Record summary:
Predicted 3D model of a 1482-nucleotide RNA (small-subunit ribosomal RNA) from an uncultured prokaryote. Its mean pLDDT, the model's own confidence on a scale to 100, is 83.
[in-house]
């Protein structure tokens, strides 16, 4: 820096990623070289070899070998050797080098300073000395023991082994005197006395030996400072702390012992526990830091576990000794041997780490005079891509942009891709050839020279290479020998196809996968890195996510409930002194390596060399004196005290008071009271409730009373007295920094609760009863115990809140209020309590002199959510419980504030046939129709709350038709292109249900002569599908809703989402208009413009009309004419709150106003904003993808879509008298008509038949309108209502009315007597009622749909309620948006954890017993050349280990048990979120 909480935003906050690193491991892959590195685990066990020896110039000597010589038995013996040397005595070394990190939280390490408290072999320098004497002992020889390891006895012998004497100091010891020094066990060659040395060898050059002093080197020891975690470890300590004396040590010291004393350490973290070698450095980081301690260097510790000393200059000793223990091996069973955390190597463990290699050539070490010997130190090589660095796998040209692959919009294009082929070039590397290093100089030897003292120095020649015939060089051949891995949804560079279909799988986080996956698997292509690439693990970074640099705490995690106060931290103003902090200069140290800068060397780099700067630190010293500290002096402003006043529900303890509730008594009085949403339980005729009087008891104090006051907080309220604390004001005086904060500590601390004793009116957990309810362990009601009250003692917690610690200073104002002072007043000056604002702050809400602003001081607290304020431990408590306070595991969020919506059994305003007021229906009956269900071979498909159900369908007998059964066809039922032929067709016969099949006969047309029309066959390109997906789509449609809304530009406000505008006040049917306003304008909607209708004018006058004129008829606009009227259909007019009055700023509203045919949108229609419902439709059509191709396509016949126990929707007809029937009679509008409407006439009871005039229609026809009106009849009944059902006979359409048409006539005459819960429509020419027409159509199941006119009502008080909607506001844990979200028990699976009878480990401590080796002391009759001695032996003390006992601590496991977490669709309820339906929470 990015991703991730949300619908969106800002913020808090966690999780994750991109970077770097590694002693790494794993997967895939692999050409070369250089430089590095390589058991992080079992400090587990180790076979085998090697890793420390050397000196004959210390010694006695001679086992082996060489040389010489002698003897001869020719391979033996003897001798010699200044060749050499086994074993042995002796010297030096073995304490270095090499390994490991178990232990250790410590003076172990780092750093600095000390030792007046010390040692130091070999080396250097200086001084002195080296005389004499002695006895042993190994080897060797002889004899033994034992399996072995080993060992005993005897005899003889040497030394630079051992010992004695002499000499001796500046050595050591004792004493004496002076000086120096802070201090003496010091020094000053002071003085006196005593004590103590030695070794030889030789090549004659020397090398050694002894004493003393000094140096160098290496060690020992002390101190300051630094050095990780846990306080759920708070007290620890008897040699402990110091003293005196003694012992011991190289040396100080309780290091050890004795004696007396009682100290010492610790919140600045003792003690205990767990972990760990420390440092230079290394990784990362801008740094500060954080992590780490491999390789290299320094220090420490260890060497199978533990203990102990010996030798030595040095060890308590890795390849030495002794003892105990565990383990392994040998054994003759008696006894012995061993220690790879040296180099290789083996086994084991593990994800994992190499050769039983070469050489001492170089560097270094030991011994030696030296040659030389030894050296798994070291130098090299081998193995391993483990890391770092370098090189290569070719370069140039080359387009038919080849083949192949992949993709696509597919006759073609894109990409792979100049990539390949092909042509030319080069040769690092590779393979063969030849040459071939540096690292080597010394020692030694030969020789020359120099001061000739010394084989001292200088020079020349010679000798010496493991690596290695390696690096490197030469020239030859030939592109020849050499590329992979990961990734491609975002973060994050890189995209398509196929397969799969919440499967298989992926995943670092977010998340992909349920049929179009750039996220899985494969492919093509691409991206990144490259002999490597990825993954895993770990560390740092990003993370300012522990914040010193550099964070926070009103609401996100976080202020302690409040005060007093200890330690601590911080502290007013002016002088003085000092120099601890501070600052400056200088000196020492801060090892080297590393890192860094410059230069240099390997062809470059890695790597290495040289030099510089650094090492931010510590110490010493010199100076400065501002600030902090310290010292002392004075000051008054901080703080406090005194004086005079004021104020208040401040506290505590007495006394007193009235109202009210309850109870008791008496009285009055009678039937209910009480309670609720409604009731009931309860009380009451044994007299309640109510009313009155008296009495009694407890608790609380109406009015005043408030946005008030007081108090540290909790909290405090009748009046009054006592005691007591505080605050404030005023003016002076006094003290002189006495101050602020405050870890621990102490005190106070609502309510509830606990203990003891009282008290108990009302209220009231628990409990009981009554209700409510599906249930109701609740809400409501009736009762009611603890408690509430008092005294004393505990508890110590609250949403103990201003969710805001205390103190001080500073920073604009306005208004109110309590209480003081000044002033006559206006006003002003303090201290409190509040409201609103500036600057500023804040994520915002908000805070804002009472800060959450600007600063200072101190305290407390926070670090993702859950687990959990839980578990364990501890402290407190009588208990309840409180305080302190984790982890495993799990999630990717959990939160805060604000925004826009949606929602609310929130609020306000308004509208709608929404309710109400009415009228008529549905739901009951029969039938029609649609749907569900059922049935079926099939009952094709779709539509399913509102917004499906007389819907798609505006018309299923066949067709339609998509379904079923059966029979057939396979380039095809249709169309286009191209190619060929000339037929196609018709007729006949057979077969078949038909489609079709078979056979026979017959046969072209037009022409501009190019050809065309039509048909057929072969073959080809495009087939076809009412198959799937409406959740891939277009188009169309429904609904909210004809609701009044939905947006934009610019500006302004806000960090932002967003707001403003669009809100407000009015008004409207309306976001309609007006006014106001940080908004000003605009768009889609509303309205208007369009159509019909209502009035009228003009124009026109046929097929329409007929007033007047004329003709004619039985009659009729029938005819001539006419345009007046009706009408037709064009153009106009008209209505706009325009006028008047009232109200109003205006918009507008009201007025039965006027006028007008019509009045406030006149009535109706078309017209449907942004969007919602993944709404409907792939079966109107179109269309992506998928599926099918002798079938899911096509043809045909029959059947089905019409089934029928049942359920629902929509309708029709009714149940009758406002009616039925019969007769007579009147008045429409709008439509339709040539495959048509069909008149008159005639026939039939009728459907209809016959007939054919007229009409392509204002002309003719359908066509009789019906209700109505007039008259008659029926008289309340299952009827003269009602017409279902059924029988018979017919008519019509049609190839065909069986399944399955309509109509007619006659006969039959079901149910039904106005319809439960519930529910629908309608506000005027509307409802209701009456008929007419049309589309579709051969016919019709039309009672449906769409239109038309006739007759023609009732009611609306009003907006409380139901439903739907609009606006504003409010709450929200909702945003898939309340059909939302979400809690707990129970049931199931998995996981980790707590408790737990018990079982089983671990380390440490304590008491007692025993006690090896060893040390110290005592003794020491035995032994000794050592005689004041040494040793064996005996003995006392201490001690490793072991045994035993009781306790504490800490693990593992466990029947059973407890809660917790997680897990698409389990059970029960509905606690929370809205007033969440009883406000929620602590």
């Nucleotide at each position: 820096g990015a991703g991730u909480u949300u619908g969106c935003u800002c913020u808090c906050g966690g999780c994750u990623c991109a970077g770097g690193a590694u002693g790494a491991a794993c997967g895939c892959u692999a050409g070369c070289g250089g430089g590095a590195g390589g058991c992080u685990u079992a400090a587990u066990a180790c076979a085998u070899g090697c890793a420390a020896g050397u000196c004959g110039a210390a010694c006695g000597g001679u086992a082996a070998g060489g040389u010489c010589c002698u003897g001869c038995u020719u391979g033996c013996a003897a001798g010699a050797u200044a060749c050499a040397c086994g074993a042995g005595u002796g010297g030096c070394g073995c304490a270095c080098g090499g390994g490991u990190g178990a232990g250790u939280a410590a003076c172990g390490c780092g750093u600095a300073c000390g030792c007046a408290a010390c040692c130091u072999a070999c080396c250097u320098u200086u001084a002195a000395c080296u005389g004499g004497a002695g006895g042993a002992u190994a080897g060797c020889c002889u004899c033994g023991g034992g399996a072995a390891a080993c060992u005993g006895a005897g005899a003889a012998u040497a030394a630079u082994a051992c010992c004695c004497c002499a000499u001796a100091a500046g050595a050591u010891u004792a004493c004496u005197a002076a000086u120096u020094g802070u201090a003496a066990a010091g020094a000053u060659a002071a003085g006196u006395a005593a004590u103590u040395a030695a070794a030889g060898c030789u090549a004659c050059g020397g090398c050694g030996c002894u004493u003393a002093a000094a140096g160098a080197u290496g060690g020992g020891u002390g101190u300051g400072c630094g050095u990780a975690c846990c306080a759920u470890u708070a007290g620890c300590u008897a040699g402990u702390u110091g003293g005196u004396a003694a012992g011991g040590u190289a040396a100080c010291g309780g290091c050890u012992u004795a004696c007396a004393a009682a100290g010492g350490c610790g919140a600045c973290g003792a003690u205990g526990g767990g972990u760990a070698g420390g440092g230079g450095g290394c990784g990362u980081g801008a740094g500060a830091g954080c992590g780490u301690g491999a390789u290299c260097c320094c220090c420490c510790a260890c060497a199978c576990g533990g203990g102990u000393a010996c030798u030595g200059a040095g060890a308590c000793a890795c390849g030495g000794a002794c003892c105990c223990g565990a383990c392994u091996c040998c054994u003759a069973c008696g006894g012995g041997a061993g220690g790879c955390a040296g180099c290789a190597g083996u086994a084991a463990g593990g994800a994992a780490u190499a050769u039983u290699g070469g050489a001492c050539a170089a560097u270094g070490g030991g011994g030696g005079c030296a040659a030389c010997c030894c050296u798994g130190a070291u130098c090299c090589a081998g193995c391993c891509a483990u890391c770092c660095c370098g090189c290569g796998u070719g370069c140039a040209g080359g387009a038919a942009g080849a083949c192949g692959g992949c993709c696509c919009u597919c006759u073609g294009g894109g990409u792979u891709g100049u990539a390949a082929a092909c042509u030319g070039c080069u040769u690092u590397u590779u393979u063969a050839u030849g040459g071939g290093a540096a690292g080597a100089a010394a020692c030694c030897u030969u020789u020359g020279g120099a001061u000739u003292u010394a084989c001292u120095c200088c020079g020349a020649g010679g000798c010496u290479g493991a690596c290695g015939g390696u690096a490197c060089c030469u020239g030859a051949a030939g592109a020849a020998u050499a590329a992979g891995c990961a990734c491609c949804g975002g973060c994050u560079a890189a995209c398509u196809c196929c397969g799969u279909g919440c499967c298989a799988g992926c995943a670092g986080c977010c998340g992909c996968g349920g049929u179009a996956a750039u996220a899985c698997g494969g492919a093509g292509g691409g991206u990144g890195c490259a002999a490597g690439c990825g993954u895993u693990a770990u560390c740092c970074g990003g993370a300012a996510u522990u914040a010193c640099u550099g964070g926070g705490u009103u609401u996100a995690a976080a202020g302690g409930g409040u005060g007093c106060g200890u330690a601590g931290g911080c502290g007013g103003a002016a002088g003085u002194a000092u120099a601890a902090g501070u600052c400056a200069g200088a000196a020492g140290u801060g090892a080297a390596a590393u890192g860094u800068u410059a230069c240099c060397g390997c062809u470059u780099a890695a790597c290495g060399g040289u030099a510089g700067a650094c090492c931010u630190g510590c110490u010493u010293u010199u100076g400065a004196a501002a600030c902090u500290g310290u010292u002392g002096u004075g000051c008054u402003u901080g703080a406090a005290u005194u004086a005079a006043g004021u104020u208040g529900a401040g506290g505590u303890u007495g006394g007193c008071g009235g109202a009210a509730u309850g109870u008791g008594a008496c009285a009055u009085g009678u039937a209910g009271c009480g309670g609720u949403g409604a009731a009931a339980u309860g009380c009451a005729u044994a007299g309640a409730u109510a009313u009155g009087u008296c009495a009694u008891g407890g608790a609380a104090c109406a009015c005043c009373g408030a946005u008030u006051g007081c108090g540290a907080a909790g909290g405090c309220a009748g009046c009054u007295g006592g005691c007591u604390a505080g605050a404030c004001u005023u003016u002076a005086a006094u003290u002189g920094a006495c101050g602020c904060u405050g870890a621990g500590g102490c005190a106070c601390g609502a309510a509830a609760g606990c203990g003891u004793g009282g008290g108990g009116a009302g209220c009231g957990a628990a409990c009981a009863g009554g209700a409510u309810u599906a249930g109701a362990u609740a809400c409501c009601c009736u009762g009611g115990u603890a408690g509430u009250c008092c005294a004393c003692g505990c508890c110590c917690u609250a949403a103990a809140c201003g969710a805001u610690g205390c103190u001080u200073a500073c920073u604009c104002g306005a208004c109110g209020u309590g209480u003081g002072g000044a002033g006559c007043a206006a006003u002003u000056u303090g201290c409190g309590c509040g409201u609103c604002c500036a600057a500023g702050g804040g994520a915002a809400a908000c805070c804002g002199u009472u800060a959450a602003g600007u600063a200072a001081g101190c305290c407390a607290c926070c670090u993702g959510g859950g687990g959990a304020g839980u578990a364990c431990g501890u402290u407190c408590g009588c208990a309840a419980g409180a305080a302190u306070g984790a982890a495993a595991c799990u999630c990717a969020a959990a939160g805060g504030a604000a925004u826009u919506g949606a929602c609310g059994g929130g609020g306000g305003u308004c509208c709608g046939c929404a309710c109400a007021a009415g009228c008529g229906g549905u739901g009951g009956a029969g039938c029609a129709u649609g749907u569900g269900g059922u049935u079926u071979a099939a009952u094709u498909c779709g539509a399913u709350g509102a917004u499906a159900c007389g819907c798609g369908a505006g018309g299923a007998a066949c067709c339609u038709u998509a379904c079923c059964u059966a029979g057939g066809c396979u380039c095809u039922a249709a169309u286009g292109c191209g190619c060929g032929u000339g037929a196609c067709g018709u007729u006949u016969a057979c077969u078949g249900a038909a489609a079709g099949g078979u056979a026979a006969a017959u046969u072209u047309c037009c022409u501009u002569c190019g050809g065309g029309a039509c048909a057929c066959a072969a073959a080809g390109c495009a087939a076809g599908g009412u198959g799937c997906u409406g959740c891939a789509u277009g188009g169309u449609u429904g609904u909210c809703g004809u609701c009044a809304g939905c947006u934009c530009g610019u500006g302004c406000c806000g960090u932002g989402a967003g707001g403003u505008g669009u809100u407000g006040g009015g008004u409207u049917a309306a976001g309609u208009c007006c006014c106001g306003c940080a908004a000003c304008g605009a768009g889609c909607g509303c309205a208007a413009c369009c159509c019909c209708u209502a009035u009228u004018u003009c124009u026109a006058g046929u097929u329409g009309c007929c007033a007047g004129c004329a003709c004619g008829u039985a009659a009729u606009g029938g005819u001539g004419g006419g345009g007046a009227c009706u009408c037709u259909a064009g153009a106009g007019a008209g209505a706009c709150u325009g006028c008047c009055g009232g109200c109003g700023u205006a918009a507008g509203c009201c007025g039965u106003g006027a006028g007008g045919a019509a009045g406030g949108u006149g009535g109706g229609g078309a017209c449907g904003a942004c969007g919602u419902c993944a709404a409907a439709u792939c079966a109107u059509c179109a269309u992506g993808g998928c599926c099918u191709u002798u079938a899911u396509g096509c043809c045909u016949a029959g059947g089905g879509c019409u089934a029928c126990a049942c359920a629902c929707g929509u309708g029709c007809u009714a149940c009758a008298a406002u009616g039925g029937c019969c007769g007579g009679u009147a008045c429409a509008g709008a439509g339709g008509g040539c495959a048509g409407c069909g008149a008159a006439g005639c026939g039939g009871u009728g459907a209809c038949g016959u007939g054919g005039a007229g009409c392509c229609a204002a002309u003719c026809c359908c066509a009789g309108a019906a209700a109505g009106c007039c008259g008659g009849u029926c008289u309340c009944a299952g009827u003269u209502c009602g017409g279902a059902u059924u029988g018979a006979a017919g008519u019509c359409u049609g190839c065909a009315a069986c399944u399955c048409g309509a109509c007619u006539u006659c006969a039959u005459g079901a149910a039904g007597g106005u319809g439960g819960a519930a529910u629908c429509g309608c506000u005027a020419g509307u409802a209701a009622u009456c008929g007419c027409g049309c589309a579709u159509c051969a016919g019709c199941u039309a009672u449906g749909g769409c239109g038309c006119g006739g007759u023609g009502a009732a009611u609306a008080c009003g907006u409380u309620c139901c439903c739907g909607g609009a606006c504003c506001u409010u709450g929200u844990a909702c945003a898939c948006a309340c059909c939302g979200c979400c809690c707990g028990u129970c049931a199931a699976g998995c996981c980790a954890u707590g408790g737990a009878a018990g079982c089983u480990g671990g380390g440490g401590g304590u008491g007692c017993c025993u006690g090896a080796a060893g040390a110290u002391g005592g003794u020491g009759a035995c032994u000794u050349u050592a005689c004041u001695g040494g040793g064996a032996g005996c003995u006392a003390u201490c001690u490793a280990a072991g045994g035993u006992a009781a306790a504490a601590c800490u693990g593992g496991u466990a029947a059973c048990u407890a809660g917790g977490g997680c897990u698409a669709a389990g059970u029960c309820g509905u606690a929370a979120c809205a007033a969440g339906g009883u406000a929620g929470c602590c």